This is a predicted structure of an 81-nucleotide RNA (transfer RNA) from an Actinomycetota bacterium.
[in-house]
């Protein structure tokens, strides 16, 4: 160099063009429980007082709508030269 699979929120991860600020687990923060702590329960968990913003590596593009299809870059894995 080729071939293929991935890249998603603080960290893992699932995700079907519209029902997605996006399941589910962890972290964290607020109670309760306990002598304290752990564990366990329950709520919170982008921004904003609301309307709305803004967000899935990066940039374009297709589409009324794109994490989700194209396209090119970028980084990882596995294979093959």
């Nucleotide at each position: 160099g080729g071939u293929u699979c991935g890249g998603u929120g603080c960290c893992c991860g699932a995700g079907c063009g519209g029902c997605c600020a996006a399941a589910g687990g962890g972290a964290a923060c607020u109670g309760g429980c306990u002598g304290u702590a752990a564990a366990c329960c329950a709520g919170u968990c982008g921004c904003g007082a609301a309307a709305g913003c803004u967000a899935c590596g990066a940039a374009g593009g297709u589409u009324c709508a794109a994490a989700u299809c194209c396209u090119u870059c970028c980084c990882g894995g596995a294979c093959c030269a």
It matches the Rfam family "tRNA". The family's RNA type in Rfam is transfer RNA.
Lineage of the source: Bacteria > Bacillati > Actinomycetota.
It was read from a public genome assembly.
The prediction has a mean pLDDT of 83.